A computed fold for a 75-nucleotide RNA from a Candidatus Pacearchaeota archaeon, annotated as transfer RNA. It matches the Rfam family "tRNA". It is annotated as a transfer RNA. The organism belongs to Candidatus Pacearchaeota, within Archaea.
RNA sequence: GCUCUCGUGGCGCAGCCCGGAUAGCGCAGUGGGAUCCUAACCCAAAGGUCGAAGGUUCAAAUCCUUCCGAGAGCG
Numbered sequence: 001g002c003u004c005u006c007g008u009g010g011c012g013c014a015g016c017c018c019g020g021a022u023a024g025c026g027c028a029g030u031g032g033g034a035u036c037c038u039a040a041c042c043c044a045a046a047g048g049u050c051g052a053a054g055g056u057u058c059a060a061a062u063c064c065u066u067c068c069g070a071g072a073g074c075g
Base pairs, nucleotide, nucleotide: 001074002073003072004071005070006069007068010027011026012025013024020058030044031043032042033041051067052066053065054064055063
């Protein structure tokens, strides 16, 4: 230098191919219950606007372009 993969709450992932309405799941954390107490267990709420910017569209996490970061391969 070229090619490919990945980037989504604090952490780990799904959703992307084939656009659709308030973006889900688990763990952690918080509050409550239960318990003599703690943990396990049960209940509840909170936490994101999807790496960044632009474009297409009635509508974008999803499609297109550029850039940033991480990884792999080739030279």